[in-house]
Bacterial RNase P class A from a Bacteroidales bacterium, 313 nucleotides, folded computationally. The model forms 91% of the base pairs in the Rfam consensus. Its Rfam family is "Bacterial RNase P class A". Rfam classes the family as a ribozyme. The same sequence occurs in records of 2 taxa. A source record names the gene rnpB.
RNA sequence: AAGGUAAGACGAUCCACCGCGGCCGCAAGGCUGAGGAAAGUCCGGACAGGGUAGGGCACCCCGCUGUGGAAAGCACAGGCAGGAGUAAUCUUGGACAGGCUGUAACAGAAAACAACCGCCGGAAACGGUAAGGGUGAAAAUGUGAGGUAAGAGCUCACGACGGUGUGCAGCGAUGUAUAUCGGGUACGGCAUCGGGGCCUGCAAAACCAAAUAUACUGACAGAUGAGGACGGCCCGUCCGAUGUCAGGGGGUAGGUUGCGAAGAUAAAUGGUGGAUUUAAAAACAGAAACCGGCUUACGGCCUUGCCUUUUUU
Numbered sequence: 001a002a003g004g005u006a007a008g009a010c011g012a013u014c015c016a017c018c019g020c021g022g023c024c025g026c027a028a029g030g031c032u033g034a035g036g037a038a039a040g041u042c043c044g045g046a047c048a049g050g051g052u053a054g055g056g057c058a059c060c061c062c063g064c065u066g067u068g069g070a071a072a073g074c075a076c077a078g079g080c081a082g083g084a085g086u087a088a089u090c091u092u093g094g095a096c097a098g099g100c101u102g103u104a105a106c107a108g109a110a111a112a113c114a115a116c117c118g119c120c121g122g123a124a125a126c127g128g129u130a131a132g133g134g135u136g137a138a139a140a141u142g143u144g145a146g147g148u149a150a151g152a153g154c155u156c157a158c159g160a161c162g163g164u165g166u167g168c169a170g171c172g173a174u175g176u177a178u179a180u181c182g183g184g185u186a187c188g189g190c191a192u193c194g195g196g197g198c199c200u201g202c203a204a205a206a207c208c209a210a211a212u213a214u215a216c217u218g219a220c221a222g223a224u225g226a227g228g229a230c231g232g233c234c235c236g237u238c239c240g241a242u243g244u245c246a247g248g249g250g251g252u253a254g255g256u257u258g259c260g261a262a263g264a265u266a267a268a269u270g271g272u273g274g275a276u277u278u279a280a281a282a283a284c285a286g287a288a289a290c291c292g293g294c295u296u297a298c299g300g301c302c303u304u305g306c307c308u309u310u311u312u313u
Base pairs, nucleotide, nucleotide: 001309002308003307004306005305006304007303008302010300012276013275014274015273016272017271018270020033021032022031023030024029035284039295040294042293043292044291045290047201048200049199050198059197060196061195062194063193064078065077066076067075068074080093081092082091083090084089095192099190100189101188102187103186104185116133117132118129119128120127121126141159142158143157144156145155146154161182162181163180164179165178166177167176168175169174205257206256207255208254214249216247217246218245219244220243221242227239228238229237230236
C1' cells in the first nucleotide's frame, strides 16, 4: 500500500419567515414536538381484569459452563465436538451412548445382526469368513503380532474413540495423568431426567355520568272511573286499571384517569431561504399505553484491534 476480518461511534448543526399538534397565558406571546431502527409484532416483563383451598395428571416451552439480568428464543465471557478459511475469524450443535421405534434417496451384495466377487471347508447341496475388491454422503476401531481350514478385538501390544474411579489444574463446563471397562453408525420421534409455564390483553381496566326506558322504595289520586282515543277546549260516545310526583340502582352517549419534559383524537411533528462542517446533506424509514431484548431495512463517513500478501528500510 492493497485485500480481508472483528468491534464501535455517527445518521448533520445553527438562524430567519410561514404552517401544524400539545401545555401555559385574559391577551400579546412563551415553552415543547419521531427513530436507530419509531418497523416486524418474534421473545420476555411491568401493569390491568378474570380464574384460583392445596396437590396431581394432561398440554406447551427450555436443556454445555460461569457471570449479569425482573425475565427472555437475552447479553458477555468460556468449554467440548463438527464444518469453512493460508490466517485473523466465522459458523453449526449440546440432558440421555439406559429403553422402544422410524428413516438412511441413487448406487451398492448389504444402510444395521450385511456374504455380490474373493478366501476356506465340502463331491454337491450348503456352511464358515467383514482380511482384500467394488458402491456410497456414510460400510461396522487403526497398525503389528499371535491365532485359524480361511478369517475375525478371537487374543495380545501400542494407539484412536467413549464410559467410570482416583490425583492434579480450574468457581465450573472441562483439561491432563493414571487405572479400569467397552465395542452396531448417523439423524429423527416416543418415553425418561432436570427446570419453567393459569387465561386474556391499554379496544386491558378504574372513576364520573345526560336523554330515553326503568328493577325497587315512598307519598298522593283511582271502579263513587284515575287515565286514554275521537286533531285545540266544553259536552258527549267508546275503551278502561292503573296514573302522577319524589327517591333510587345498573347500564348507554359523553367525560376523566390509565398517559409519560411528543402524545391521541382518524391522529400534529412540515415547508422555504440563508450560513457552517462536508466529497455529498442523498439511504432505510413516521411514535399510537409502557419497558427490556431479538430480527429485519439502511446511502455515506469516521475510529480502533487483528490477519494475509507485496514493496522499501